Predicted 3D model of a 73-nucleotide RNA (transfer RNA) from Planctopirus hydrillae. It matches the Rfam family "tRNA". The family's RNA type in Rfam is transfer RNA.

[in-house]
RNA sequence: CGUCCUGUGGCCUAGCGGCGAAGGCAACUGUCUUACAAACAGUCGAUCGACAGUUCGAGUCUGUCCAGGACGA
Numbered sequence: 001c002g003u004c005c006u007g008u009g010g011c012c013u014a015g016c017g018g019c020g021a022a023g024g025c026a027a028c029u030g031u032c033u034u035a036c037a038a039a040c041a042g043u044c045g046a047u048c049g050a051c052a053g054u055u056c057g058a059g060u061c062u063g064u065c066c067a068g069g070a071c072g073a
Base pairs, nucleotide, nucleotide: 001072002071003070004069005068006067007066010025011024012023013022018056027043028042029041030040031039049065050064051063052062053061
């Protein structure tokens, strides 16, 4: 320098252009226990890397940039 992939709660992942962005782990509260853990019940938290564009409508499509990664030179 070129080609391509990824970017979604604290972490890991889902999410055919149209439900209130879903699940697991973690965290917190409660029950249980002398206590802790486990178990059970519940709670909290992301408008989706940034900015534009297309569209009635964008996490999803397009462009530019940013970050990380793979391959090639």